[in-house]
RNA sequence: GUGGACGUAGCUCAACGGUAGAGCACUGGACUGUGGUUCCAGGGGUUGCGGGUUCGAAUCCCGUCGUCCACC
Numbered sequence: 001g002u003g004g005a006c007g008u009a010g011c012u013c014a015a016c017g018g019u020a021g022a023g024c025a026c027u028g029g030a031c032u033g034u035g036g037u038u039c040c041a042g043g044g045g046u047u048g049c050g051g052g053u054u055c056g057a058a059u060c061c062c063g064u065c066g067u068c069c070a071c072c
Base pairs, nucleotide, nucleotide: 001071002070003069004068005067006066007065010024011023012022013021018055026042027041028040029039030038048064049063050062051061052060
């Protein structure tokens, strides 16, 4: 340099173009002599970034950045 995959919560990952969720973690409560386990509730998101298409975009299109893989 060429081609491809991936980028979503603190972490690991979901999500037919139609209100962005789960597990773990975190906070509060119940329980316990304390802690842990268990149970209940809660907070946390410019879906890497910038545009386009669309009534509506995490999703489709273009550009760009980063990581990884293959080729050269």
Annotation:
The prediction has a mean pLDDT of 81. A computed fold for a 72-nucleotide RNA from Candidatus Microgenomatus auricola, annotated as transfer RNA. It matches the Rfam family "tRNA". Its Rfam clan is "tRNA clan". It is annotated as a transfer RNA. The sequence was found in a public genome assembly.